[in-house]
RNA sequence: GCCCCAGUAGCUCAGGCGGUAGAGCAACAACCUUUUAAGUUGAAGGUCACAGGUUCGAGUCCUGUCUGGGGCACCA
Numbered sequence: 001g002c003c004c005c006a007g008u009a010g011c012u013c014a015g016g017c018g019g020u021a022g023a024g025c026a027a028c029a030a031c032c033u034u035u036u037a038a039g040u041u042g043a044a045g046g047u048c049a050c051a052g053g054u055u056c057g058a059g060u061c062c063u064g065u066c067u068g069g070g071g072c073a074c075c076a
Base pairs, nucleotide, nucleotide: 001072002071003070004069005068006067007066010025011024012023013022019056028042029041030040031039049065050064051063052062053061
């Protein structure tokens, strides 16, 4: 330098052929318990890496950039 994959909640990850974002765990509150843990219930938590474009509508499609991982090439 080229190619491929990934980036979504604090963490691990879903999200079909574009229709307006979810789960588990953690943390928080309540119940339960002498207390803790376990269990049950509830609420909250998001600029979908960043910036543009297409579209009535983008996590999803297109372009560029950044970060991480892998492969190839170069190294006189």
Predicted 3D model of a 76-nucleotide RNA (transfer RNA) from a Candidatus Pacearchaeota archaeon. The sequence is in RNAcentral, with records from ENA. Its Rfam family is "tRNA". Rfam links the family to the GO term triplet codon-amino acid adaptor activity. Rfam classes the family as a transfer RNA. RNAcentral records the identical sequence in 5 taxa. Taxonomically the source falls in Candidatus Pacearchaeota (Archaea, Nanobdellati).